[in-house]
RNA sequence: CCGAAUCCGUUGGGGUGCCCGUCAUCGGGCUGAGAGGCGUCAGUCAACCCAUCGAACCUGAUCCGGACAAUACCGGCGUAGGGAACGGAAGCGCGCUAGAU
Numbered sequence: 001c002c003g004a005a006u007c008c009g010u011u012g013g014g015g016u017g018c019c020c021g022u023c024a025u026c027g028g029g030c031u032g033a034g035a036g037g038c039g040u041c042a043g044u045c046a047a048c049c050c051a052u053c054g055a056a057c058c059u060g061a062u063c064c065g066g067a068c069a070a071u072a073c074c075g076g077c078g079u080a081g082g083g084a085a086c087g088g089a090a091g092c093g094c095g096c097u098a099g100a101u
Stems, first nucleotide, its partner, number of pairs: 001095001002093001006089005011051004017030005036045003057082003063076004
C1' cells in the first nucleotide's frame, strides 16, 4: 500500500399468496424472513427481506413435472431476460512495494 470475512450509517428496491367457516366483518389452517395496520383505493405507516460478489423481487407464465385440502407449496425453467448503492469501520494474508541493517 492492497485487501477477505464481518459490522455500521444513509439512501434505495421488494412482496403480501392459498384454503376453511356461504359472502362482508372477524376468526382459524398452510408455506414463508415477511401474508400487518390505516385509507379518500392515489397511497401511506410498520415489520421483514434485499441492494450489482445482486434468485430480495419482476418477466417468461393462464409454462413443465411432482405433491397438496389448495396455492409459485417443492423442483425445473435458471450459466434465461430484467432488477435497487454509496459512504464508513474492521483488518484475514508464507500478500505487494519501498527503505534501513
The RNA shown here (TPP riboswitch aptamer (THI element)) has 101 nucleotides and comes from Thalassococcus halodurans. Rfam family: TPP riboswitch aptamer (THI element). About the family: Vitamin B(1) in its active form thiamin pyrophosphate (TPP) is an essential coenzyme that is synthesised by coupling of pyrimidine and thiazole moieties in bacteria. The previously detected thiamin-regulatory element, thi box was extended, resulting in a new, highly conserved RNA secondary structure, the THI element, which is widely distributed in eubacteria and also occurs in some archaea. Analysis of operon structures identified a large number of new candidate thiamin-regulated genes, mostly transporters, in various prokaryotic organisms. The THI element is a riboswitch that directly binds to TPP to regulate gene expression through a variety of mechanisms in archaea, bacteria and eukaryotes. through a variety of mechanisms in archaea, bacteria and eukaryotes. Tandem TPP riboswitches have been reported where both TPP riboswitches respond independently to TPP. The structure of TPP riboswitch has been reported for Escherichia coli and Arabidopsis thaliana. The source organism's lineage runs through Bacteria, Pseudomonadota, Alphaproteobacteria, Roseobacteraceae and Thalassococcus. The model forms 95% of the base pairs in the Rfam consensus.